[in-house]
RNA sequence: CACGUCACCUCGGGGCGCCCAGUGGGGCUGAGACGUGCUAUUUGCGGACCCGUUGAACCUGAACCGGAUAACACUGGCGGAGGGAAGGUCAGGUGCGCAUUC
Numbered sequence: 001c002a003c004g005u006c007a008c009c010u011c012g013g014g015g016c017g018c019c020c021a022g023u024g025g026g027g028c029u030g031a032g033a034c035g036u037g038c039u040a041u042u043u044g045c046g047g048a049c050c051c052g053u054u055g056a057a058c059c060u061g062a063a064c065c066g067g068a069u070a071a072c073a074c075u076g077g078c079g080g081a082g083g084g085a086a087g088g089u090c091a092g093g094u095g096c097g098c099a100u101u102c
Base pairs, nucleotide, nucleotide: 001095002094003093007089008088009087010086011052012051013050014049017028018027019026020025034046035045036044037043058083059082060081064077065076066075067074
């Protein structure tokens, strides 16, 4: 000097299910399934969480298939399938050059 990891900053992407009671509630998995507003129950905003091309965060396939479960996007397949949101600084580190010493 260059590259650049963790990390940080800014920006962005994403999902919010199942069951029981039905009165406030409770149970399951998980990082997360929360709060609030509108409404032709569709969706907006916010918080937390996860993820950002080294991309399984998340979506499509899918009202899919196998196995479990009270039930479920619970788990595996599908999946060396297709899509999918970035810039900066850069500890440690790596490489190159120079100087000095032997």